[in-house]
């Protein structure tokens, strides 16, 4: 340099055009408990960035930025 794959809460992780953007662990206050743990309950925070297509875009196209493989 060419080429494919990936980027979604602090972490992993699910969503193939109209979702209240769910889950898991963590965090945080409660609540049980003599105390911790375990258990229940509530909160907490995400679509890499820019254009495009669309009535609508976390989802389709393009570009840039970042990982990752192959390849010479």
């Nucleotide at each position: 340099g060419g080429c494919c794959c990936c980027g979604u809460c602090g972490u992993c992780u699910a969503g193939u055009g109209g979702u209240u953007a769910g889950g898991a662990c963590g965090c945080a206050g409660g609540g049980u408990u003599u105390u911790c743990a375990u258990c229940c309950c509530u909160g907490u925070a995400a679509c890499g960035c820019g254009a495009g297509u669309u009535c609508g875009a976390u989802u389709c196209u393009c570009g840039c930025c970042g990982g990752g493989g192959c390849u010479a």
This is a predicted structure of a 72-nucleotide RNA (transfer RNA) from a Thermoleophilaceae bacterium. RNAcentral records the identical sequence in 2 taxa. Its Rfam family is "tRNA". The family's RNA type in Rfam is transfer RNA. The coordinates come from a structure-prediction model, not an experiment, and the mean pLDDT is 81.